[in-house]
Context: one part of a larger RNA
């Protein structure tokens, strides 16, 4: 010089697009961040019609629509956050998997036969401050269980084969073996959405592996499931992943081990460029969810708003015992230089669910604060000399501010009023944002400039005051009575809604 998630003095007019707890992974008051499906299911409540009894109040029975706590299913593993921990196959990048998984989605193929018992909900008893149970009774299903089939696929046995660096794996073939469903919902129907099985596929995901991946050697030795085998167990799969014998191996100056520091990675920032420095915002990836541990449930978790134990910690409380977890959106307190609204709206995008209407969505879309950053625009534009006035300097002659004011003409970006007002919404409803953006009309120069500097470096000088005092300063260094350095003034210079300063990397 460039750069900042930046602070901090001093100012501060206006938009347009970004970005804003780097510190305490501290601790949360409150609300709202996952719901949905009644077209899987029994019930209840509310109603509309109709009927039949009526003591005229209303009851039952049907039927339609509406609302639901419960069983049931998909969803909650996505999406958001945050960077504690990890120096490791985490990451990046390349390869493997002939060791594997896949809901929901697309394609094919085959299929759904017969039957059983249940548990909530409900009603009734009863514990208990609560929270939250227990007991007995009765029901439903696309919960649950069983027997049938068996296109298929498991798993054995034998045969044959073709392929590979290598078989435990592919592919034919006989034979045994186990092994599947809800003829469910909707609809007069057609059909449609759903069920099981297997066989492909997309898109996802785990495992393995070459190579790369901060500082110390004032860490030099380190390891006993440790290194291999064998046999099991475990898993979707491989594997000391675990067990049991069995051997005595394994690592490592090309840095093991310890120690310290850290998410990593596209990108960013500098720099002619190799190189150096960071790793906020966006985006892949990991890990975490008070703090340690564990597993259930599922296609997928050892699961932020799920669950149990343990610990701290906070709240309730009848003292017996319970209840929580903002590293989601706002927000408080706290720490800190320091960092934003307990805002509107599902209208667009995109996502859960549902046959759709449509519900839910602090994801998103916007609005609100903040010169915190880049960009843009403005604070006027022409003429105006007796160079007013007043201010500083001054050889007292005069020079400078300064065409600069004053004044005379225009303009209206902005600004203030008044009118019109979108696009973002595809055949249709549906705009939060918003009566904005923009666009016309009046009106008036009106509403709108500062800040540091002026000894060299390094652009820019006079005077007063000060007297080694007061103070300045990045480095040389000013200041001790004529200070261009220290205060004030006047001039001047640079940059401009911003200047400075501090910090930090190139």
């Nucleotide at each position: 010089g460039g750069a900042u998630g930046a602070a901090c003095g001093c100012u501060g007019g206006c938009g347009g697009c970004g970005u804003g707890c780097c510190u305490a992974a501290u601790a949360c008051a409150u609300g709202c961040a996952a719901g949905u499906c009644g077209a899987a299911c029994g019930g209840g409540a509310g109603u509309u019609u109709u009927g039949u009894a009526u003591u005229c109040g209303u009851a039952c029975a049907a039927u339609g629509c509406u609302c639901u706590a419960g069983u049931g299913g998909c969803g909650a593993a996505c999406g958001g956050g945050u960077g504690a921990g990890u120096a490791a196959c985490g990451c990046g990048u390349u390869g493997g998997u002939g060791a594997c998984c896949u809901g929901c989605c697309c394609c094919g193929a085959a299929g759904a036969g017969a039957g059983g018992g249940a548990c909530a909900a409900c009603a009734g008893u009863u514990c208990g401050a609560a929270a939250g149970g227990a007991c007995u009774g009765c029901u439903a299903a696309u919960a649950c269980c069983u027997c049938a089939u068996g296109u298929g696929g498991u798993c054995g046995u034998a045969a044959g084969g073709g392929u590979u660096a290598g078989a435990g794996g592919c592919c034919u073939u006989a034979c045994g073996u186990c092994u599947a469903a809800a003829c469910g919902g909707a609809g007069u129907a057609a059909u449609u959405c759903g069920c099981u099985u297997c066989g492909g596929g997309a898109g996802g995901g785990g495992c393995c592996u070459g190579c790369g991946u901060c500082c110390c050697a004032u860490c030099a030795g380190c390891u006993u499931g440790u290194u291999g085998g064998u046999a099991g167990g475990g898993u979707a799969a491989u594997g000391g992943c675990c067990u049991a014998c069995c051997a005595a191996g394994g690592c490592g100056a090309c840095g093991a081990c310890g120690g310290g520091u850290a998410g990593g990675g596209g990108a960013c920032c500098u720099g002619a460029g190799a190189g150096g420095g960071u790793g906020a915002c966006c985006c892949c990836c990991c890990a975490c969810a008070a703090u340690g541990g564990c597993a259930c449930u599922g296609a997928a978790a050892c699961a932020c708003g799920g669950g149990c134990c343990a610990u701290a910690c906070a709240c309730c409380u009848a003292c017996g015992g319970g209840u929580g977890g903002c590293a989601g959106c706002a927000g408080u307190a706290g720490g800190g230089a320091a960092u934003a609204u307990u805002g509107c709206a599902c209208a667009a995008u995109g996502g859960g669910c549902g046959a759709a209407a449509g519900c839910c969505u602090g994801a998103u879309g916007c609005a609100g604060c903040a010169a915190c950053g880049c960009c843009g625009c403005g604070u006027g534009c022409a003429c105006g000399a007796u160079g007013a006035a007043g201010g500083c300097c001054u050889u007292c002659g005069g020079g400078u501010c300064g065409u600069a004011a004053a004044g005379u003409g225009c303009u209206u970006u902005u600004c203030g009023g008044g009118g019109a007002g979108a696009u973002g919404a595809g055949a249709a409803u549906g705009g939060a944002c918003a009566g904005u953006a923009u666009c016309c009309c009046c009106g008036g120069a009106a509403u709108a400039a500062g800040g540091a500097u002026c000894g060299g470096c390094u652009a820019a000088c006079u005077a007063c005051g000060u007297g080694c005092c007061a103070g300045c300063a990045g480095c040389c260094g000013c200041g001790g009575u004529a200070a261009a350095a220290c205060g004030u003034a006047g001039g001047a210079u640079c940059c401009g809604a911003g200047c400075g300063u501090u910090a930090u990397c190139c």

A computed fold for a 506-nucleotide part of an RNA from a metagenome, annotated as small-subunit ribosomal RNA, 5' domain. RNAcentral holds the full RNA, with entries from SILVA. The coordinates come from a structure-prediction model, not an experiment, and the mean pLDDT is 84.